[in-house]
Context: one part of a larger RNA
């Protein structure tokens, strides 16, 4: 990881319940023992007992009644019959109770040969270096101290073998080793190290203490038992075919990943004032959308009007007067609200009638769910964040396959009973990868925009289309030529200010085709350049503004780019009208199986978890009946055939001795999964 072999709803009960098949029935029924027999069996006896045939009440008690109660009231529990006994299923309890699985808790004992520390005896520590204290001598003191030199050999003293230890790194890591090995490194006369004997034992015990050690095992060893402990957890649970199918809500809950009622599934039964469901018409309740507020409460801009307050003037004081402050109510305009309504829909809901359908509803048996998720509409919350949460309607996946979206649970289409090399279509599409248009007409786009996720604000004299308006052969737009002048440097200011720092303003007049007391550039100031404006030249259109399609810039993301590629440019892009075709397990058509209903012509339905229900295949054994085998049983290996499947018959070879079949019964009765057990590759 495979192969073979084992591997989990079983058995028990004077137990509850239901459903069935049978016996007898107001009754039904033996038990334990006996009795006989043809003897693990089955007749017969055996009425203890048991469950029904009467309840109701704590009870005393009454009794088709009774309790409660003052009650003859009202109300609760009954009565108005069906049971009991065996079989056999489906459940439920009681036992390991479908299997395997703790960590862990009590008991008996075994361990101190590892190893803590502790007793008894005993070993062991090359070689070098340091040189305490005393001691002698000199020398020195009144003696003492004390100083020098010698001797002298202390020391948890140095340096380093062996021993002991493990500090740092390499290696080793299915090791040479279940803790080593290189190389380094501390200790080495001492709390040293070591050998042999002995002690100290599990809530115990040793511990220069790290919960360390206590035979590789330690925050309570190891062993055998209580014991199949207990597991609301986790995993696993085995042959087919058919019907019919949920849930992931709701209240409770020491309750939240469990569970108990109630919903929703299914199998049975069952009848009735035909309740279910949908449609259409009426006829009601209502205060959501929305709307709207001089119609309340509440909040709310800008304005008038106007108490009342601040500021500001005046006044000795009261008065008084001003306010582009704040503001109450008014009055105009605007506009707001889940907890506002003067009003106010569609939806839902009732209820009546009417048509279509064919359910709905009581009961009793058996369940599973009770972690739901995405979309889409109304909504709380959140940040009109979330593939976020929490409600509502609905609807899909769960439990749904096909077809489209490149690829994708839940998007769009559309609900698979099988068989077909027929057809028609949906949603999508139709150049080529890939069925179908290189399809018609007409625009538009140049940016590979774009070609099936995605982009603002704000720019844009890209380009199309529409409205308005203005100028113009009495010559427009633009482009060259050519002028732009004079009072004047205008007053003021200023150091200066001359069109051009500022500031002032009947910014004015002369000459003029025109020509601002001056539109930018410049200068310290001037000066120079330019503009408006005016004139020629030239010879037909030229500007402004809003609408509006397509584009364009803004545009930046982590593995190498790309509409799913290729590639596409009067498209294979945009938009718009129009025809054709492809296009699915949808329909349809020809056949077949099943289910259910039938009026017996037929006509419906047949996707499916978790569940219910039904039908059946194989395996082992036993009983009964009846066969098959050395002229070749099982078994093993191929080949062909029947069945909707489980499987099942025939037959070659193999094989060597026992096996089928029919009908009951009874099971140690089916494996792919449990990190499943042995074996084995």
């Nucleotide at each position: 990881u495979c192969c073979u072999a084992c591997g989990a709803g079983u058995u028990a009960c004077u137990c509850c319940u239901c459903a069935u098949u049978g016996g007898c029935a107001a009754g039904g029924u033996u038990a334990a023992g006996g009795u006989u027999u043809u003897a693990a069996g089955g007749a017969c006896c055996g009425g203890a007992g048991c469950c029904g045939a009467a309840g109701c009440g704590a009870a005393a008690g009454c009794g088709a009644g009774u309790c409660u109660g003052a009650a003859u009231a009202g109300g609760g529990c009954g009565a108005a019959u069906a049971g009991u006994c065996a079989g056999u299923g489906g459940g439920g309890g009681u036992a390991g109770a479908c299997g395997c699985g703790a960590a862990a808790c009590c008991u008996u004992g075994u361990g101190a040969u590892c190893u803590a520390c502790c007793c008894a005896u005993g070993g062991c520590c090359a070689g070098g270096u340091u040189g305490a204290a005393g001691u002698u001598u000199u020398g020195g003191u009144a003696a003492c101290a004390c100083a020098a030199a010698a001797u002298g050999g202390a020391g948890g003293a140095c340096c380093g073998a062996a021993c002991c230890a493990g500090u740092a790194g390499a290696c080793g890591u299915u090791g040479a080793a279940a803790a080593g090995u290189c190389u380094u490194u501390g200790g080495a006369u001492g709390a040293g190290c070591u050998g042999u004997g002995g002690g100290u034992a599990g809530g115990g015990g040793u511990g220069a203490a790290a919960g360390g050690c206590c035979a590789a095992u330690c925050a309570a060893a190891c062993u055998g038992g209580g014991a199949a402990a207990u597991a609301g957890c986790u995993c696993g649970u085995a042959c087919u075919c058919c019907c019919c199918g949920a849930a992931a809500u709701g209240c409770a809950u020491u309750u939240a990943g469990g569970u108990g009622c109630a919903g929703c599934g299914u199998c049975g039964u069952g009848g009735u004032u035909g309740a279910g469901u949908u449609u259409u018409a009426u006829a009601g309740a209502g205060g959501u959308a929305g709307a709207g507020c001089u119609a309340c409460u509440g909040a709310u801009a800008g304005g008038g009007c106007u108490a009342g307050g601040g500021g500001g003037c005046u006044u000795c004081a009261c008065c008084g007067c001003c306010u582009a402050c704040c503001a109450a109510a008014c009055c105009c305009u605007g506009a707001c609200a889940a907890a506002c309504u003067c009003c106010g829909a569609a939806u839902g809901c009732u209820a009546u009638a009417a048509a279509a359908u064919a359910u709905a509803c009581a009961c009793g048996g058996c369940a599973g769910u009770g972690a739901g998720g995405g979309c889409a509409u109304g909504g709380g919350u959140g940040c009109u964040a979330a593939g976020g949460u929490c409600c509502a309607u609905g609807u899909c996946c769960g439990a749904g396959a096909g077809g489209g979206a490149a690829a994708g649970a839940a998007c769009c289409c559309a609900g698979a009973u099988c068989a077909u090399c027929a057809g028609c279509u949906a949603a999508g599409g139709c150049c080529c990868c890939c069925a179908a248009a290189u399809g018609u007409a007409u625009g538009c786009u140049a940016a590979g925009u774009u070609g099936a996720a995605u982009a603002a604000a704000c720019g844009u004299u890209g380009u199309g289309c529409g409205a308005u308006u203005g100028c113009a052969u009495a010559g427009a737009c633009a482009g060259c030529u050519a002028g732009g002048a004079u009072g004047u440097u205008g007053g003021c200011u200023u150091g200066g200010a001359a069109g051009c720092a500022g500031c002032c303003a009947u910014u004015c007049a002369u000459u003029u085709a025109a020509a601002g007391a001056g539109u930018g550039c410049g200068u310290a100031a001037c000066a120079g350049c330019u503009c408006a404006c005016u004139a020629g030249u030239c010879g037909a259109g030229c500007g402004a503004u809003c609408g509006u399609g397509c584009g364009u810039g803004g545009a930046u993301a982590a593995u190498a780019a790309u509409c799913g590629g290729g590639c596409a440019u009067u498209a294979a892009g945009c938009a718009u009208a129009c025809u054709g075709c492809c296009g699915a397990a949808g329909c349809u058509a020809u056949g077949a199986c099943a289910u259910c209903c039938u009026u017996c012509g037929g006509g419906a339905u047949g996707g499916g978890u978790a569940g219910g229900g039904g039908a059946g295949c194989a395996u082992u054994c036993u009983a009964u009946g009846g066969g098959c085998g050395u002229c070749g049983a099982a078994g093993g290996u191929g080949u062909g055939a029947g069945g909707u499947g489980a499987c099942u018959c025939a037959u070659g070879c193999u094989g060597g001795a026992g096996c089928g079949c029919a009908u009951a019964g009874a099971a140690a009765a089916g494996c792919a999964a449990a990190u499943g057990u042995a074996g084995g590759a």